[in-house]
Transfer RNA from Pedobacter sp. PACM 27299, 77 nucleotides, folded computationally. It matches the Rfam family "tRNA". Gene Ontology term of the family: triplet codon-amino acid adaptor activity.
RNA sequence: GGGCCAUUAGCUCAGCUGGUUAGAGUAGAAGACUCAUAAUCUUUUGGUCGAUGGUUCGAGCCCAUCAUGGCCCACAA
Numbered sequence: 001g002g003g004c005c006a007u008u009a010g011c012u013c014a015g016c017u018g019g020u021u022a023g024a025g026u027a028g029a030a031g032a033c034u035c036a037u038a039a040u041c042u043u044u045u046g047g048u049c050g051a052u053g054g055u056u057c058g059a060g061c062c063c064a065u066c067a068u069g070g071c072c073c074a075c076a077a
Stems, first nucleotide, its partner, number of pairs: 001073007010026004019057001027045006050066005
């Protein structure tokens, strides 16, 4: 220098061919249960989907640029 992949909740990840309320597990909080703790059960909190633009009636999803992380190739030494 070139190419590919990932970026969604504190963490690990889903999200179908663009469509009406963005989800699961885990974690945090409260409660139940217990002599008590753990486990278990119930409820609940938490995200403008990496950033900025564009396309569209409508974008987490499509396009462009940038950022961060990872991998591969090339060049040089």